A computed fold for a 74-nucleotide RNA from Patescibacteria group bacterium UBA1372, annotated as transfer RNA. The coordinates come from a structure-prediction model, not an experiment, and the mean pLDDT is 81. Its Rfam family is "tRNA". By type it is a transfer RNA.
RNA sequence: GGGCCCUUAGUGUAGCGGUUUAACAUGUCCGCCUGUCACGCGGAAGACCGUGGGUUCGAAUCCCAUAGGGCCCG
Numbered sequence: 001g002g003g004c005c006c007u008u009a010g011u012g013u014a015g016c017g018g019u020u021u022a023a024c025a026u027g028u029c030c031g032c033c034u035g036u037c038a039c040g041c042g043g044a045a046g047a048c049c050g051u052g053g054g055u056u057c058g059a060a061u062c063c064c065a066u067a068g069g070g071c072c073c074g
Base pairs, nucleotide, nucleotide: 001073002072003071004070005069006068007067010026011025012024013023018057028044029043030042031041032040050066051065052064053063054062
């Protein structure tokens, strides 16, 4: 220098153009249970999707640029 992949709640992932208010697990908080803790049960808060543009009636999802991380080639 060239190519490919990843970047979404604290953490790990799903989502592959519209059915909806972005889902699941775990963690956090509240309640129940228990002598207490843990476990178990019920509930709540928490991301607008790395950043900036573009396409579209509509984008986390497609395109371009750019940032960080990883792999391969030279």
NCBI's taxonomy places the organism under Bacteria, Bacteria candidate phyla.
It was read from a public genome assembly.